RNA sequence: GCGCCCGUAGCUCAGCAGGAUAGAGCGGCCGCCUCCUAAGCGGCAGGUCGGAUGUUCGAAUCAUCUCGGGCGCG
Numbered sequence: 001g002c003g004c005c006c007g008u009a010g011c012u013c014a015g016c017a018g019g020a021u022a023g024a025g026c027g028g029c030c031g032c033c034u035c036c037u038a039a040g041c042g043g044c045a046g047g048u049c050g051g052a053u054g055u056u057c058g059a060a061u062c063a064u065c066u067c068g069g070g071c072g073c074g
C1' cells in the first nucleotide's frame, strides 16, 4: 500500500433483505422480602448505534469518505 471483518448502555452482546417508542444479560440506584447480608421479586436511570456527508417520506441498517481495533496479502 491492497483486501476482509469488527465498533450499538459502565461491561458482554442481539438487532443490520430500511419502518412505527433502540433492546437483552451482567453491573449501578431505589423499593419489597430478611434480624443483617446474599439470593429472589418489582421499579428507575444510563445511548448523538465510532465520526462526517449523501440517498430516502423514513437510516443502527444502504452508499462515499474518515477514525480506532483485528486478520490476511504484498
Stems, first nucleotide, its partner, number of pairs: 001073007010026004019057001028044005050066005
Predicted 3D model of a 74-nucleotide RNA (transfer RNA) from a Bacillota bacterium. The organism belongs to Bacillota, within Bacteria. The coordinates come from a structure-prediction model, not an experiment, and the mean pLDDT is 81. Rfam family: tRNA. From the family's description: Transfer RNA (tRNA) molecules are approximately 80 nucleotides in length. Its family is annotated with triplet codon-amino acid adaptor activity in the Gene Ontology.